A computed fold for a 479-nucleotide part of an RNA from Lysinibacillus fusiformis, annotated as small-subunit ribosomal RNA, 3' major domain.
[in-house]
Context: one part of a larger RNA
RNA sequence: UGACGGGGGCCCGCACAAGCGGUGGAGCAUGUGGUUUAAUUCGAAGCAACGCGAAGAACCUUACCAGGUCUUGACAUCCCGUUGAACACUGUAGAGAUAUGGUUUCCCCUUCGGGGGCAACGGUGCCAGGUGGUGCAUGGUGGUCGUCAGCUCGUGUCGUGAGAUGUUGGGUUAAGUCCCGCAACGAGCGCACCCCUUGAUCUUAGUUGCCAUCAUUUAGUUGGCCAUUUUAAGGUGACUGCCGGUGACAACCCGGAGGAAGGUGGGGAUGACGUCAAAUCAUCAUCCCCCUUAUGCCUUGGGCUACCCACGUGUUACAAUGGACGAUCCAAGCGGUUGCCAACUCGGGAGAGGGAGUUAUUCCGAUAAAGUCGUUUUCCAGUUCGGAUGGUAGGCUGCAACUCCCUUACAUGAAGCGGGAUUCGUUAGUAAUCGGGGAUCACCAUCCCGCGGUGAAUACGUUCCCCGGCCUUUGUCCC
Numbered sequence: 001u002g003a004c005g006g007g008g009g010c011c012c013g014c015a016c017a018a019g020c021g022g023u024g025g026a027g028c029a030u031g032u033g034g035u036u037u038a039a040u041u042c043g044a045a046g047c048a049a050c051g052c053g054a055a056g057a058a059c060c061u062u063a064c065c066a067g068g069u070c071u072u073g074a075c076a077u078c079c080c081g082u083u084g085a086a087c088a089c090u091g092u093a094g095a096g097a098u099a100u101g102g103u104u105u106c107c108c109c110u111u112c113g114g115g116g117g118c119a120a121c122g123g124u125g126c127c128a129g130g131u132g133g134u135g136c137a138u139g140g141u142g143g144u145c146g147u148c149a150g151c152u153c154g155u156g157u158c159g160u161g162a163g164a165u166g167u168u169g170g171g172u173u174a175a176g177u178c179c180c181g182c183a184a185c186g187a188g189c190g191c192a193c194c195c196c197u198u199g200a201u202c203u204u205a206g207u208u209g210c211c212a213u214c215a216u217u218u219a220g221u222u223g224g225c226c227a228u229u230u231u232a233a234g235g236u237g238a239c240u241g242c243c244g245g246u247g248a249c250a251a252c253c254c255g256g257a258g259g260a261a262g263g264u265g266g267g268g269a270u271g272a273c274g275u276c277a278a279a280u281c282a283u284c285a286u287c288c289c290c291c292u293u294a295u296g297c298c299u300u301g302g303g304c305u306a307c308c309c310a311c312g313u314g315u316u317a318c319a320a321u322g323g324a325c326g327a328u329c330c331a332a333g334c335g336g337u338u339g340c341c342a343a344c345u346c347g348g349g350a351g352a353g354g355g356a357g358u359u360a361u362u363c364c365g366a367u368a369a370a371g372u373c374g375u376u377u378u379c380c381a382g383u384u385c386g387g388a389u390g391g392u393a394g395g396c397u398g399c400a401a402c403u404c405c406c407u408u409a410c411a412u413g414a415a416g417c418g419g420g421a422u423u424c425g426u427u428a429g430u431a432a433u434c435g436g437g438g439a440u441c442a443c444c445a446u447c448c449c450g451c452g453g454u455g456a457a458u459a460c461g462u463u464c465c466c467c468g469g470c471c472u473u474u475g476u477c478c479c
Stems, first nucleotide, its partner, number of pairs: 002478001003476003007472005013466001015462002019426004026316008034307002042053002064302005070296001073127001078125001079123006088103006106117004129291002132289002138285002140280002143276001145274001150189006156165003169180003195268004200236007211224001214223002239262001242256004318419001323376006334365003339358002344353003385416001391410005432454004437449002
C1' cells in the first nucleotide's frame, strides 16, 4: 500500500421483504457417491462438480476386461530388392482378425539395348505409435467474482523513503456517467456509443405471396391486377428535442404534451487490470519423464446399462379450474434429395403398400395443443384419478435388439390423497401453463437449443440475511 473485523457512514442487486410456482414426501428418467465386478474406461468436486465433457454407449463409438493374433507395425518419410501389381470377383479353414488357393490385371518415351513414372509386396534400419504420467513445467481455450465499475499511466507537486496526489470532497447517474470545487494537468484499458434483432412508418420491387372490382371455379382454381398482407433492400423516427416545476444560474431529477415508441424503448452480442498454483496434457498443441514382440496395433465376446443404499437435477401425478368421448377455432419458427413424403388402399393400432410433388414464400413434415361448445355422471372413491410393474400378441430401425433399443394392442393395475426441517426460481408479454420444431441421429430425448398460444399476482420499503462497490477508522501482522 493492501486484506480482514460479529468497527462506523453511504449505495446497489429477486439479497431480504410483498406475491406466484416449485424442491425436500411417492413412482419413474438421468447424473454422481458408495458397494460389487474380470471390467464396471477416464475426467469434473462449495458457490463456479453431480440431464457436466457426452449435440444422442446394442456392434462401432471405446479409451476398460477376457480370449485369439501382429511386431518397421493400422498411419508417415527415406533406402534396397522383387513383381506388375492393387482394386474387384471367388473356393477352403476359422468366432473374427487372419491363413492358404483360383480368375482377372499398369502407364509414357524408345535408337527396341533400355530409361522414366505409378502401385503393391518383401527386407533393413533411422523410426512410427501411446486416450501412458505431470494442468504444480506450459500454450491455447473456456469458468468465476461480474456487465460489478472499476484498473492504471505520463508529466508536475508533496514525502528521507515505502508511497501519496490525480481517482478524494459537494451534488448526480445504470455507470470513475456528468457538473462544480480542488496541486494538479492530461491520457489509456473498461462504461456509454458504434453492431444484430424486435416495435411505427415511407420509398422501391412484385413471384412461388396477396385479392376490392370484372369474369370464372369444388377451391385465389384460372384470366387478370389498384390497394392490403407479406417478403427484403434502402430511408425516416427518440435527441431530455419542447413546456412547467425543482436544483447552485450547473449536472441532473419530477410532472406534462405530442408520439407507434420516452428518458440506456425491449432483447442479444460485447466481459477492463486482475483473483482462484481454480478447470482442461482425454478437443488440439507441447517441454520433460515413461512403454517399444508392448503402456503400440487388429479382432470376437463382454463391460461402460451391475444394485442393499445415499445425494443432485428433472418428469408424471395425487384429480372436478378435473378425467373420458364427440364437434369446432386460431400460431410462430424450423427442417427436407443417402431426404421430406401427399392423394388413395389395407390394418383396431404401431405400421405396411403406393407412388404424385418437391433442391422449396410453389411440394412435404403439418391435424397445433391448451381454448370454446355439447355429452357423460354426481359416483369425491385409492375412483372412469394415477400410471409404475410384470404377462401375451404384434410393428419399426439395423448384419444383429439375449445381456441392452424404441413403439402398438389387449388384459395387469403398485406407490401416491399436496409432502418435516429446509431450500430454489421469478418484477411483464415475465412467472405459470399449453403445444410445435431443430441439433446429435440407422434406431433411440422426461436432456439441451431456439418457436409461438393463453397469460397473472406483488414490490410498503432497506430494519434484518447474503453478494458486491465507495469513503473513513482502529486493531491484527495475514500478504
The coordinates come from a structure-prediction model, not an experiment, and the mean pLDDT is 82.